[in-house]
RNA sequence: UCCCGAAAGGGCAAACUCACGGGAACGUGAGGGCGCAAAGCUACGGGUCCAGCAAAGGACAGCCGGGCUGCCGAAG
Numbered sequence: 001u002c003c004c005g006a007a008a009g010g011g012c013a014a015a016c017u018c019a020c021g022g023g024a025a026c027g028u029g030a031g032g033g034c035g036c037a038a039a040g041c042u043a044c045g046g047g048u049c050c051a052g053c054a055a056a057g058g059a060c061a062g063c064c065g066g067g068c069u070g071c072c073g074a075a076g
Base pairs, nucleotide, nucleotide: 003076004073005072011036012035016031017030018029019028020027021026034062040068041067042066044065045064046063047060048059049058050057
C1' cells in the first nucleotide's frame, strides 16, 4: 500500500406515522430504526416500477454490475 473487516469515535437510515410536492412510480422535512463499511456520489449496462394503444417520457443508487471519491486500523 492492497485485500480484508475486529474495536472505538462518529455517520447513514428500511418498514411505519405526520406534513408538503407530484397524475403516478416516488421525492423533501420531522418522528422512527430494520439494517448498512461506501446504505457517499453517479441512471453508464442490466433490472424493477409509473404512465402511455404505441412512440416519446418519468422513478428507483437500500436490486446486481461499472465509474469517481472516502473515515478508522485488530487478526489474517
Predicted 3D model of a 76-nucleotide RNA (c-di-GMP-I-GGC riboswitch aptamer) from a Candidatus Acetothermia bacterium. Model confidence (mean pLDDT): 89 of 100. Lineage of the source: Bacteria > Bacteria candidate phyla > Candidatus Bipolaricaulota. It was read from a public genome assembly, where an Rfam model found it.